The RNA shown here (transfer RNA) has 74 nucleotides and comes from a Deltaproteobacteria bacterium.
The coordinates come from a structure-prediction model, not an experiment, and the mean pLDDT is 82.
NCBI's taxonomy places the organism under Bacteria, Pseudomonadati, Myxococcota, Myxococcia.
It matches the Rfam family "tRNA". It is annotated as a transfer RNA.
The sequence is in RNAcentral, with records from ENA.

């Protein structure tokens, strides 16, 4: 300089033909349970979904540009 693929919650990930509540697991914060602790069990907190703009009656989801990361070609 070209092409491709991530980027959602403190961590690792789901969410797929756009549809109105953005979730799981683990952390963590309470309770039970135990002489404690650990595992186990119950409940809770936590996202402006990588940034800007477009499109639509509604965008994590589509479209354009930019950021970071890896890959592959020159």
């Nucleotide at each position: 300089g070209g092409g491709c693929c991530g980027a959602u919650a403190g961590c690792u990930c789901a969410g797929u033909u756009g549809g109105u509540u953005a979730g799981a697991g683990c952390u963590c914060c309470c309770g039970g349970c135990u002489c404690a602790u650990a595992a186990c069990c119950g409940g809770g907190u936590g996202g402006u979904c990588g940034a800007a703009g477009g499109u639509u009656c509604g965008a994590c989801u589509c479209c354009u540009u930019c950021u970071c990361g890896g890959c592959c070609c020159a």